Predicted 3D model of a 72-nucleotide RNA (transfer RNA) from Baffinella frigidus. Its mean pLDDT, the model's own confidence on a scale to 100, is 83.
Formats: sequence, C1' cells, structure tokens
RNA sequence: GACUCUGUGGCUCAACGGUAGAGCAUUCGACUCCAGAUCGAAAGGUUGUGGGUUCGAAUCCCAUCGGGGUCA
Repeated sequence: GACUCUGUGGCUCAACGGUAGAGCAUUCGACUCCAGAUCGAAAGGUUGUGGGUUCGAAUCCCAUCGGGGUCA
C1' cells in the first nucleotide's frame, strides 16, 4: 500500500429495513442471626464518527477513525 473481517450498556454477545434485547456485573427489595446462594425489581446504550438512500437505518451506500487477519 491492496483486499478482507470487525466496532452495540461497565464486560461478553444478540437484534439481517419497522421505535435495540440477553447473560454477567452494579443498586434496591424478599429470604437469612449475618453473609452467600436463590427469587423479584430498577438503573444503565440516541449502536466509533460524519454524510447519503428510505415513509422508516444498528442493519443498505460513501467517506473517515480504531482493532484483527491475508498478501505485497
């Protein structure tokens, strides 16, 4: 330098055009003498960034930034 995969809550991952969910973690409650385990609930993400297409975009297109891989 070319090609390719990838970027979503604190962490690991879903959601393949119709208003983003799960597990773990965190906080509160129940249970317990206390704690743990278990059960219930809550908070937490405008989806790397900027544009475009569309009635509607995490999803499609372009540019750009970061990371992985292959080739030179």